[in-house]
RNA sequence: ACACGACAAGGGCAUACCCGCUGAAAAGCGGCGACGCAAAACCACCGGUCUAAGGGUUAACUUCCUACGGCAGCGGGGCUACCGAA
Numbered sequence: 001a002c003a004c005g006a007c008a009a010g011g012g013c014a015u016a017c018c019c020g021c022u023g024a025a026a027a028g029c030g031g032c033g034a035c036g037c038a039a040a041a042c043c044a045c046c047g048g049u050c051u052a053a054g055g056g057u058u059a060a061c062u063u064c065c066u067a068c069g070g071c072a073g074c075g076g077g078g079c080u081a082c083c084g085a086a
Base pairs, nucleotide, nucleotide: 004084005083012037013036018031019030020029021028022027035073042078043077045076046075047074048071049070050069054066055065056064
């Protein structure tokens, strides 16, 4: 330095529920709270998945399709980082 990850040290993050705000929704943010996490830091590039406002479809409604909206705590990839037993 790279890989690896311990009942190590010091620390870190925060699921579900509930409350508030934002949003059409998915969801996000804040509070509370810990299911878990060695990248549960960051990036939508690939796959996946959620939503469907707008658009398409329809005579119309319904249905259906659609991401330019999300999910990094679904997998892969990229990138950066703390510690040091085997």
Molecule: c-di-GMP-I riboswitch aptamer
Organism: Proteobacteria bacterium UBA1844